[in-house]
RNA sequence: ACGUUAUUAAGAAAGGCGGAGGGAAUAGACCCGAUGAAACCUUAGCAACCCUUUAUUUGUUUUAUUCGAAUAGAGAAGGUGCUACAUUCUAUCCAUAUACGAUGUGGAAAGAUAACAG
Numbered sequence: 001a002c003g004u005u006a007u008u009a010a011g012a013a014a015g016g017c018g019g020a021g022g023g024a025a026u027a028g029a030c031c032c033g034a035u036g037a038a039a040c041c042u043u044a045g046c047a048a049c050c051c052u053u054u055a056u057u058u059g060u061u062u063u064a065u066u067c068g069a070a071u072a073g074a075g076a077a078g079g080u081g082c083u084a085c086a087u088u089c090u091a092u093c094c095a096u097a098u099a100c101g102a103u104g105u106g107g108a109a110a111g112a113u114a115a116c117a118g
Base pairs, nucleotide, nucleotide: 002118003116004115005114006113007112008111013043014042015041016040021032022031023030026091027090028089029088044083045082046081049079050078051075052074053073054072055071056070057069058068059067087110092108093107094106095105096104097103098102
């Protein structure tokens, strides 16, 4: 790199360094940026995927406080991730509404993150 599953709601920034880009990629639009972009570092924070824990239910060729699973609640030590606005919009495919021109809506795809597998 590729695959499977889940989420793609909300939330949370200061300093240092750097010096012109950035919002994933291509094109267009829109927006941020010398009142200092990206990258990197430090500290702080957010969230709750992994995780910790409690209760209930349930499974097991026997048993269950002890092992597994599901649901609900609580937590934040650790592993990731994230901390302008927004997966920003359009573009490709499918469905659908209409005045059949395009446009709107929904989904897919694509992207992002996590867990798992090799």
Notes:
A computed fold for a 118-nucleotide RNA from Polaribacter sp., annotated as SAM riboswitch aptamer (S box leader). The coordinates come from a structure-prediction model, not an experiment, and the mean pLDDT is 76. Its Rfam family is "SAM riboswitch aptamer (S box leader)". From the family's description: The SAM riboswitch is found upstream of a number of genes which code for proteins involved in methionine or cysteine biosynthesis in Gram-positive bacteria. The sequence was found by an Rfam model in a public genome assembly.